[in-house]
RNA sequence: GCUGGGGUGGUGAAAUUGGUAGACACGCUACCUUGAGGUGGUAGUCCUCGCAAGAGGUUGCAGGUUCAAGUCCUGUUCCCAGCA
Repeated sequence: GCUGGGGUGGUGAAAUUGGUAGACACGCUACCUUGAGGUGGUAGUCCUCGCAAGAGGUUGCAGGUUCAAGUCCUGUUCCCAGCA
């Protein structure tokens, strides 16, 4: 240099004829259980603003197509593998 694959909450990861994100698991927080801890159970847990109700934002970054994009297209960046 070329080819292929990948980048999604705190972590590992789902979401595939494009259909309105974060299932599931781990972790964390509160409470229950215990003498205390562990285990177990219940609830919560993407981010920002807000007393709250709620509002806005978010799939590496920047654009494009579309009624609608994590998904398709272009550029770019980083990681992995292969070829030279």